[in-house]
Context: one part of a larger RNA
Molecule: large-subunit ribosomal RNA, domain VI
Organism: marine eukaryotic metagenome
RNA sequence: UGUUGGCCGCCUGAGGGUAAGGUGCCCUAAGUACGAGAGGAACGGGGCGCCGGGGCCUCUGGUGUACCGGUUGUCCGGCAGGGCAUCGCCGGGCAGCCACGCCCCAACCGAUAAGGGCUGAAAGCAUCUAAGCCCGAAGCGGGUCCCGAAAAGAGGCGGCCGUUCUCCGGCGCAAAUACCCGGGGCGGGCGACCGCAACGGGUGCCGGGGACGAGGGCCCCCGUAGAAGACGGGGUUGAUGGGCCCGGGGUGUAAGUCGGAAGGCUAACGCCGACCGAUUGAGCCCGCGGGUCCCAAUCGCCCGAGCG
Numbered sequence: 001u002g003u004u005g006g007c008c009g010c011c012u013g014a015g016g017g018u019a020a021g022g023u024g025c026c027c028u029a030a031g032u033a034c035g036a037g038a039g040g041a042a043c044g045g046g047g048c049g050c051c052g053g054g055g056c057c058u059c060u061g062g063u064g065u066a067c068c069g070g071u072u073g074u075c076c077g078g079c080a081g082g083g084c085a086u087c088g089c090c091g092g093g094c095a096g097c098c099a100c101g102c103c104c105c106a107a108c109c110g111a112u113a114a115g116g117g118c119u120g121a122a123a124g125c126a127u128c129u130a131a132g133c134c135c136g137a138a139g140c141g142g143g144u145c146c147c148g149a150a151a152a153g154a155g156g157c158g159g160c161c162g163u164u165c166u167c168c169g170g171c172g173c174a175a176a177u178a179c180c181c182g183g184g185g186c187g188g189g190c191g192a193c194c195g196c197a198a199c200g201g202g203u204g205c206c207g208g209g210g211a212c213g214a215g216g217g218c219c220c221c222c223g224u225a226g227a228a229g230a231c232g233g234g235g236u237u238g239a240u241g242g243g244c245c246c247g248g249g250g251u252g253u254a255a256g257u258c259g260g261a262a263g264g265c266u267a268a269c270g271c272c273g274a275c276c277g278a279u280u281g282a283g284c285c286c287g288c289g290g291g292u293c294c295c296a297a298u299c300g301c302c303c304g305a306g307c308g
């Protein structure tokens, strides 16, 4: 762009794709059938693996340069707290991402191949074939999974909106006693109002602009969505992200203060003191779950059918 007004949602499935499966062992069947014996099946049923494919993170394990702790050297010349040294090294570790972890990965149906048969003539017999019919593969087509209204026979269902108003330009028309709009005048009515007329303007087609408008987009806050687009959520009628609070969780008991302390120093009084205990399951931290409008999603803009 098309799909014969525009839009939103849900489907159908023509037609495509596909390897999502492959394989081994064990038990049973059964020491059965078979066989003189020696030996020794199958159909069917059940279980456990391996390879491959897909998904997931409850468990186990890995990573986890978010995080917490220990500790060495040095620097910031006190303490506290830090920088650098592969994350300095070491011990742990949530979420996420992963595998070494967990879950799933057909039976069956149809038509057949080689092949096995039934009936059966040509050819009084025989013959699976000539007519006809029944079976028969990890293969073929379905089944399962994925894409798929651009499937031009361009689909279906449901819902929403529209099928208006207005301005400009061009062309056309004179049918005007017709219709629409206006109408200081006239008539009627208590009145709201009803009716009549002079007069003025318009009427069709094509193109363009504007208004309205279902819906969509831009913009902004985001997301276990993501290379960019896309996709999904939210935008004050709001819990979308951040902050804060609570919960849950990781480290493992902070700093400061108090008490103790082997011992060291001092003439003495006394001072220092690794470390231990208490405050304290502490302090620090969190991509998790909630709550709360404190902060930021303000205000806005654009597109958009109007055809028959």
Stems, first nucleotide, its partner, number of pairs: 005161007015147003021051008034039001052105005060099004067092005072085005094287001108142003115135004164211008178203005185196004212306001215303004219235005240296003243292005248286004256279005263272003